Transfer RNA from a Microcaldota archaeon, 74 nucleotides, folded computationally. Rfam family: tRNA. The family's RNA type in Rfam is transfer RNA. The prediction has a mean pLDDT of 83.
RNA sequence: GCCGUGGUAGCUCAGUCUGGGAGAGCGUCUGGCUGAAGACCAGAAGGCCGCCGGUUCAAACCCGGCCCACGGCA
Numbered sequence: 001g002c003c004g005u006g007g008u009a010g011c012u013c014a015g016u017c018u019g020g021g022a023g024a025g026c027g028u029c030u031g032g033c034u035g036a037a038g039a040c041c042a043g044a045a046g047g048c049c050g051c052c053g054g055u056u057c058a059a060a061c062c063c064g065g066c067c068c069a070c071g072g073c074a
Stems, first nucleotide, its partner, number of pairs: 001073007010026004020057001028044005050066005
């Protein structure tokens, strides 16, 4: 330098195929339960979906450029 995969909540990831409601588990906080804690039950907070631009009525998703991580080729 070229090619491929990935970047979404504090962590691990789904959602991209087929554009329209941003989600799960764990964790955190609050409440219930308990003498207390754990377990269990209920609820809540937490995201401008890696960055910039384009297409579109509408973009995590499509297109272009860039950044980062991993792998392969040279």